[in-house]
Molecule: transfer RNA
Organism: Platysternon megacephalum
Parts: sequence; C1' cells; structure tokens
RNA sequence: GGCACCAUGGCUUAGCUGGCUAAAACCCUUGUCUUGUAAACAGACGAUCCUGGGUUCAAUUCCCAGUGGUGCCU
Repeated sequence: GGCACCAUGGCUUAGCUGGCUAAAACCCUUGUCUUGUAAACAGACGAUCCUGGGUUCAAUUCCCAGUGGUGCCU
C1' cells in the first nucleotide's frame, strides 16, 4: 500500500429482510428469604446503536466518507 470482517449499557452478545417502548446474561444496586453470609427469587438503574453526511414518510438496519480494532496478502 491492497483486500476482508468488526464497532450496540461498565463488560460479553442478540437484533441488521427499514416501522411495536432496542432484547438477554454477567457486574453494580434494592427488596424477599436466613441468626448472619452465600445461594435462590423478584425489581430498579444504565446504550438517542463509533463519527459525519445521503436515501426514505420513517434508519441500529440501506448507501458514501472518516476514525478505531482484528486478520490476510504484498
């Protein structure tokens, strides 16, 4: 230098055939239970979906550019 893939809560992921309030586990936290802790159960908080632009009535999703990461080739 070229090519491919990826970027979604603190962390790990789903959703990407455009349309309902963006979903789940872990962590944190609250409550129940217990003499107490752990475990179990229930709940709450937390992401305008990497950035900017375009298409569209409507974009996490499609298109373009950029940034960052991984891998391959030279």